[in-house]
RNA sequence: UGGGGCGUGGCCAAGUGGUAAGGCAACGGGUUCUGGUCCCGUGAUCGUGGGUUCAAAUCCUACCGCCCCAG
Numbered sequence: 001u002g003g004g005g006c007g008u009g010g011c012c013a014a015g016u017g018g019u020a021a022g023g024c025a026a027c028g029g030g031u032u033c034u035g036g037u038c039c040c041g042u043g044a045u046c047g048u049g050g051g052u053u054c055a056a057a058u059c060c061u062a063c064c065g066c067c068c069c070a071g
Stems, first nucleotide, its partner, number of pairs: 001070007010024003018054001026042005047063005
């Protein structure tokens, strides 16, 4: 430099056009003499900026970061 992949809460991770599941952690509450276990609840500008669309995490584009391949 060229090609490809990935970027979603503190961490892991689903989602493939119709307003974001789940697990761990954290916090609040219940239970308990206390802790743990167990139960309930709380939380997301989806890497950034544009574009398409009635509607974008999802499609297009340019950047940023990480990884792989080629030279």
The RNA shown here (transfer RNA) has 71 nucleotides and comes from a Candidatus Saccharimonadota bacterium.
It was read from a public genome assembly.
NCBI's taxonomy places the organism under Bacteria, Bacteria candidate phyla, Candidatus Saccharimonadota.
Its mean pLDDT, the model's own confidence on a scale to 100, is 81.
Rfam family: tRNA. By type it is a transfer RNA.